[in-house]
Context: one part of a larger RNA
RNA sequence: UGACGGGGGCCCGCACAAGCAGCGGAGCGUGUGGUUUAAUUCGACGCAACGCGCAGAACCUUACCAGGGCUUGACAUGCGGUGUUCAGUGGGUGAAAGCCCAUGGCCGCAAGGCGAACCGCACAGAUGCUGCAUGGCUGUCGUCAGCUCGUGUCGUGAGAUGUUGGGUUAAGUCCCGCAACGAGCGCAACCCCUGUGAGCAGUUGCACGUUUCUGCUCAGACUGCCGCUGUUAAUGCGGAGGAAGGCGGGGAUGACGUCAAGUCAGCAUGGCUCUUACGCCCUGGGCGACACACACGCUACAAUGGCCGGGACAGAGGGUUGCCAACCCGCGAGGGGGAGCCAAUCCCACAAACCCGGUCUCAGUUCAGAUUGGGGGCUGCAACCCGCCCCCAUGAAGGUGGAGUUGCUAGUAACCGUGGGUCAGCCAUACCGCGGUGAAUGUGUUCCCGGGCCUUGU
Numbered sequence: 001u002g003a004c005g006g007g008g009g010c011c012c013g014c015a016c017a018a019g020c021a022g023c024g025g026a027g028c029g030u031g032u033g034g035u036u037u038a039a040u041u042c043g044a045c046g047c048a049a050c051g052c053g054c055a056g057a058a059c060c061u062u063a064c065c066a067g068g069g070c071u072u073g074a075c076a077u078g079c080g081g082u083g084u085u086c087a088g089u090g091g092g093u094g095a096a097a098g099c100c101c102a103u104g105g106c107c108g109c110a111a112g113g114c115g116a117a118c119c120g121c122a123c124a125g126a127u128g129c130u131g132c133a134u135g136g137c138u139g140u141c142g143u144c145a146g147c148u149c150g151u152g153u154c155g156u157g158a159g160a161u162g163u164u165g166g167g168u169u170a171a172g173u174c175c176c177g178c179a180a181c182g183a184g185c186g187c188a189a190c191c192c193c194u195g196u197g198a199g200c201a202g203u204u205g206c207a208c209g210u211u212u213c214u215g216c217u218c219a220g221a222c223u224g225c226c227g228c229u230g231u232u233a234a235u236g237c238g239g240a241g242g243a244a245g246g247c248g249g250g251g252a253u254g255a256c257g258u259c260a261a262g263u264c265a266g267c268a269u270g271g272c273u274c275u276u277a278c279g280c281c282c283u284g285g286g287c288g289a290c291a292c293a294c295a296c297g298c299u300a301c302a303a304u305g306g307c308c309g310g311g312a313c314a315g316a317g318g319g320u321u322g323c324c325a326a327c328c329c330g331c332g333a334g335g336g337g338g339a340g341c342c343a344a345u346c347c348c349a350c351a352a353a354c355c356c357g358g359u360c361u362c363a364g365u366u367c368a369g370a371u372u373g374g375g376g377g378c379u380g381c382a383a384c385c386c387g388c389c390c391c392c393a394u395g396a397a398g399g400u401g402g403a404g405u406u407g408c409u410a411g412u413a414a415c416c417g418u419g420g421g422u423c424a425g426c427c428a429u430a431c432c433g434c435g436g437u438g439a440a441u442g443u444g445u446u447c448c449c450g451g452g453c454c455u456u457g458u
Base pairs, nucleotide, nucleotide: 003458004457005456007455008454009453010452011451012450013449015445016444019408020407021406022405023404026299027298028297029296030295031294032293033292034290035289042053043052064285065284066283067282068281069280070279073123077122078121079120080119081118082117085116088103089102090101091100092099093098105114106113107112125274126273128272129271130270134268135267136263137262138261139259141257146185147184148183149182150181151180152161153160154159165176166175167174191251192250193249194248196219197218198217199216200215201214202213206209222245225239226238227237228236288427301401305360306359307358308357309356310355311354317348318347319346322341323340327336328335329334367398372393373392374391375390376389377388378387414437415436416435417434418433419432420431
């Protein structure tokens, strides 16, 4: 100087408390440990690993295993040589990859030349090791309010001062004071979305020019005004006006640093290692195993509900090897059909919770839907391992979940549907968005957790 303390003082944060909904029990989905396996590829491990890398594992992916093959190689550059051997086509073999046989390119009369291939060399290649050799990127403390510098001053020095103190703030935010005076990185503001209004422009949009909406540009909010408070300050409290106040709401933005944090498997890269294999191709299998254990979810256990009939209202997106209307067939998944749309035009696309009427009457049920049998549809070369969907049948556990534990302070939680990316299809209940309905509780800081400032002991 720090760090630490079951030392002190002051102060924050869904940290506790108050409250709402959960998790922990059940079934299932996914991830992980373990076990198993020829292989169940690898990484991630308290917070900050475990629906994480994976925004799509049937083949491919794929890095793993078994078997079949290749050796200048699936890919790059250069050199030497041979010269129609190659590509293409046909055939044989084979699970394919590959191997074997036949034919065999262009210019030129020819000699010869060109391209490919082949032989050989130099090299390629490696998701092989080291994230304790690294770059880059990322997580985390933490959107916390801090971290420093120049000059001066003080101290033998490490260093201190400034940055401490009195107030104040979300904030090292601002004010006052002060051997300090200034400055930088952070904070804030500048950027984007949203809430109000105005102007201009509008078709495909609304409607018949006043508006909805869309696009662009502006305005508006600054404690500006009033009162009180305070030190005449910064500020705080109340009020007016206003669509909106005192940071309006949300996003982007992450200081100096910490964890030898994470990543050599995104990529790059030093060193080391492999070189007829630790490289490369292919077929099949595995990554999907299952006595168990944990993590994150989905669906429920019902009447504020289930089922049936009727009725209403979004936003944000996507669409040409695509989205696919009307109409017809099918109980349905779907099939046929082809109109329109490169899309404010057409389509995906009926939003659902909700409202009205009916039914069920507390029961393992008209709750719940796991599991299994049978029949079908779709994608795809191919659904056995191992896809999704539909119909009929089957109907399991489950009656609100121990100790413990998570999220959330408002258009939030909870509930409800909806779109997108990846993608042939899909194991999506995931992730990233969008709107609809819409609460309860807390003006407290003793305690648990994390953090900031000052001080004290070591």